[in-house]
Model confidence (mean pLDDT): 89 of 100. Predicted 3D model of a 350-nucleotide part of an RNA (small-subunit ribosomal RNA, central domain) from an uncultured candidate division WS6 bacterium. RNAcentral holds the full RNA, with entries from Greengenes. Its Rfam family is "Bacterial small subunit ribosomal RNA".
Context: one part of a larger RNA
RNA sequence: UUGGGCGUAUAGAGAGCGUAGGCGUUUCUGUAAGUCUGAAGUUAAAGCCCACGGCUUAACCGUGGAAAAGCUUUGGAAACUGCAGAAAUUGAGACAGGAAGAGGCGAAUGGAAUUCCCAGUGGAGCGGUGAAAUGCGUUGAUAUUGGGAGGAACAUCAGUGGCGAAGGCGAUUCGCUGGUCCUUGUCUGACGCUGAGGCUCGAAAGCGUGGGUAGCAAAACGGAUUAGAUACCCGUGUAGUCCACGCCGUAAACUAUGGAUGCUAGGUGUUCGGUACAUUCGAGUAUUGAGUGCCGCAGCUAACGCGUUAAGCAUCCCGCCUGGGAAGUACGGCCGCAAGGCUAAAACUC
Numbered sequence: 001u002u003g004g005g006c007g008u009a010u011a012g013a014g015a016g017c018g019u020a021g022g023c024g025u026u027u028c029u030g031u032a033a034g035u036c037u038g039a040a041g042u043u044a045a046a047g048c049c050c051a052c053g054g055c056u057u058a059a060c061c062g063u064g065g066a067a068a069a070g071c072u073u074u075g076g077a078a079a080c081u082g083c084a085g086a087a088a089u090u091g092a093g094a095c096a097g098g099a100a101g102a103g104g105c106g107a108a109u110g111g112a113a114u115u116c117c118c119a120g121u122g123g124a125g126c127g128g129u130g131a132a133a134u135g136c137g138u139u140g141a142u143a144u145u146g147g148g149a150g151g152a153a154c155a156u157c158a159g160u161g162g163c164g165a166a167g168g169c170g171a172u173u174c175g176c177u178g179g180u181c182c183u184u185g186u187c188u189g190a191c192g193c194u195g196a197g198g199c200u201c202g203a204a205a206g207c208g209u210g211g212g213u214a215g216c217a218a219a220a221c222g223g224a225u226u227a228g229a230u231a232c233c234c235g236u237g238u239a240g241u242c243c244a245c246g247c248c249g250u251a252a253a254c255u256a257u258g259g260a261u262g263c264u265a266g267g268u269g270u271u272c273g274g275u276a277c278a279u280u281c282g283a284g285u286a287u288u289g290a291g292u293g294c295c296g297c298a299g300c301u302a303a304c305g306c307g308u309u310a311a312g313c314a315u316c317c318c319g320c321c322u323g324g325g326a327a328g329u330a331c332g333g334c335c336g337c338a339a340g341g342c343u344a345a346a347a348c349u350c
């Protein structure tokens, strides 16, 4: 180990792939392991329950009976589950024809902007703030024009728009590559769902080695503010941010809502398809799929709210919770270069 729960009170693993296991569509035939049922044996006595009896009664005791359930053997039933065989197509998949997309990886290219360098013009300020100062500037700044260097990010399009399992993905072109949706038919014929362990992916920060460094900017320094100011504001500025390879494995990794399937009023946007009508060729109307939003009936909910994208009604599988603190800590183990991560208590206390 029951039960009751998991959007916000404790509780959905960050996400996927998948092993064992659990669960699994329709029809027919067989079997009889589960299941149901008859009989026999056994399950010591005592006890429990019922009836009668013995102590004056009761407790207690005696006699008889019954019940319930387990196991073994044997006979039977065949609806359901299992098993075996045969078939089916609606689940799942394949093929064919179309469609959209910042899905991933690599390479090349582009323009705007910031900064720096060189040259021209110019001549005293610039910058910054609540106000200032630090700072920069006559060794010519700021401003402006031309040229050059380099790094990072891609304005507009841009949209509760799109894609992806999640993290996430946004300039352009090319190459390689994953997934999804729609339509019609053909094919395979349950090949399915979930998934303990396991494996893989996994923002930012951080770590290792080597590069790179324009802007920004922890730390650090200076100027202000202040009673102080180890801050908020200002001027500088190193790690880092970027690239390659390797590690880390955590986040309010959030829809705080696990996955799958079916069922249960509608209305209104929007994205990508199909069909029909109509067409002034822009679009439109109706309908049907797949997404993505808002509102809302029934129902649910402690309320807030959810409401065909359910938190409604059901089934299957997994994960998790069980008063607050101590504590996501100690110890041990595993992992990690480290930082630390994962697993995970107790004393004590209220």
Base pairs, nucleotide, nucleotide: 003322004321005320006319007304008303012318014201015200016199017198021194022193023192025088026087027086028085029084030083031082033081034080035077036076037075038074039073040072041071042070043069049065050064051063052062053061054060091191092188093187094186095185096183097182098181099180103177104176105175106174107173108172109171110154115149116148117147118146119145120144121143125136126135162169163168206247207246208245209244210243211242215241216240220236221235222234223233258317259316260315261314262313263312266295267294268293269292270291271290272289273288274287275286276285277284299306300305323350324349325348332343333342334341335340